[in-house]
RNA sequence: CGAGAGAUAACGUAGUGGUUAACGUACCUGAUUUGGGUUCAGGAAGUCGUAGGUUCAAAUCCUACUCUUUUGA
Numbered sequence: 001c002g003a004g005a006g007a008u009a010a011c012g013u014a015g016u017g018g019u020u021a022a023c024g025u026a027c028c029u030g031a032u033u034u035g036g037g038u039u040c041a042g043g044a045a046g047u048c049g050u051a052g053g054u055u056c057a058a059a060u061c062c063u064a065c066u067c068u069u070u071u072g073a
Stems, first nucleotide, its partner, number of pairs: 001072007010025004018056001027043005049065005
């Protein structure tokens, strides 16, 4: 320098342009227990990497950039 993959909650992941952005773990509250753990019920936490563009409508499509990673020279 070229090519590919990835960036979504604290962590790990899903999400074919359209109905509240979902699930597990973790966290908080309550019940249960002498206490802890387990179990059950409820809850909070996301400018979907950044900035633009297309569209009635973008996490999703397009462009540039940042970071991580694989590979070629």